[in-house]
Molecule: c-di-GMP-I riboswitch aptamer
Organism: Candidatus Atribacteria bacterium
RNA sequence: GGUUGAUAAAGGCAAACUAUUCGAAAGGAUAGGACGCAAAGUUAUGGGUCUACAGUCUAAGCUUUUUAGAUAUGAUUGCCAAACUUCCAAC
Numbered sequence: 001g002g003u004u005g006a007u008a009a010a011g012g013c014a015a016a017c018u019a020u021u022c023g024a025a026a027g028g029a030u031a032g033g034a035c036g037c038a039a040a041g042u043u044a045u046g047g048g049u050c051u052a053c054a055g056u057c058u059a060a061g062c063u064u065u066u067u068a069g070a071u072a073u074g075a076u077u078g079c080c081a082a083a084c085u086u087c088c089a090a091c
Stems, first nucleotide, its partner, number of pairs: 002091004012037002017032006035078001041084003045081003048076003055071006
């Protein structure tokens, strides 16, 4: 330096849920909490998925601006892949 791995040591992260808060929503942040994780570290780069009371367009309806549909520029890295960084052990 490369490959493989989690059994051993030292550790690390933290699902659901609860409280507060931001957001139109999906979802995020902080604290508690642990389902799990060898990258459950970082990046929305590609795909997938979610939202569409922000904005835009269309249709219906009627003065109350309501309902429905479509649309990511929004979100998800603990969905998959890719890129970068990386502790330990074996070869």